[in-house]
């Protein structure tokens, strides 16, 4: 780096230690920061892979015993990950809705889909584990 599949509204030090300006991928916003960013140690969440254990399914005449698994647990000493806000919103595309617009009307109404605000939905982009190139 590229491809595949999963997950991303939960959790974790308002009070540690070095050290010091800057970070939250990117665009636009929006925020966080010397009351101390980023990074590093050390604490923590978490439970993806791994470990156990049960189901279960092959193997075996059976048992032991062994492989597997889109199933349930458990621990958390191993690999990663994570520790501000929803992945902080967002950025493409569909419908809906208000407001704006046109058209009628005493009133109700009806068109339109250029613009703005909002809501779902799907995607896109990303991040993280696991597989493969």
């Nucleotide at each position: 780096c590229u491809c595949u599949u999963a997950u991303c509204g939960c959790g974790a030090g308002a009070u540690g230690g070095c050290u010091g300006a800057g970070g939250g991928a990117c665009u636009g916003g929006c925020c966080c920061g010397a009351u101390g960013a980023a990074g590093c140690c050390c604490g923590g969440c978490a439970a993806c892979c791994g470990u156990c254990g049960u189901a279960c399914c092959c193997c075996u005449a059976u048992u032991c015993g062994g492989u597997g698994u889109a199933a349930c647990g458990a621990a958390a000493u191993g690999g990663u990950g994570c520790u501000a806000a929803a992945u902080c919103c967002u950025g493409c595309a569909g419908c809906g809705a208000c407001c704006a617009u046109c058209c009628a009307u005493a009133a109700u109404g009806g068109a339109a889909c250029c613009g703005g605000u909002u809501g779902c939905u799907g995607g896109g982009a990303g991040a993280u584990g696991a597989g493969a190139g």
Annotation
A computed fold for a 133-nucleotide RNA, annotated as SAM riboswitch aptamer (S box leader). The prediction has a mean pLDDT of 80. It was read from a public genome assembly, where an Rfam model found it.